[in-house]
């Protein structure tokens, strides 16, 4: 410089037009003499940005930033 593939919770990631969600962590409560484990219960998201389609966009399409591969 050009091609691909990703960018969703504090981490790893799923979800590919109509509910934002798993696990781990995190809190409060149980459990214990105490911790660990285990159980119930909550909180936490501008779905990287902009702009477009569309009644309706985390999702579709253009651009723009990043991050990792691949060419030269």
């Nucleotide at each position: 410089a050009g091609g691909c593939a990703c960018g969703u919770a504090g981490c790893u990631c799923a979800g590919g037009g109509g509910g934002a969600g798993a696990g781990c962590a995190c809190u409060a409560c149980c459990c214990u003499g105490a911790c660990a484990c285990g159980g119930u219960a909550g909180g936490g998201g501008u779905c990287c940005c902009g702009g477009g389609u569309u009644c309706a966009a985390a999702u579709c399409c253009c651009g723009g930033c990043g991050u990792g591969c691949c060419u030269a």
Record summary: Model confidence (mean pLDDT): 85 of 100. Predicted 3D model of a 72-nucleotide RNA (transfer RNA) from a Desulfarculales bacterium. It matches the Rfam family "tRNA". It is annotated as a transfer RNA. It was read from a public genome assembly.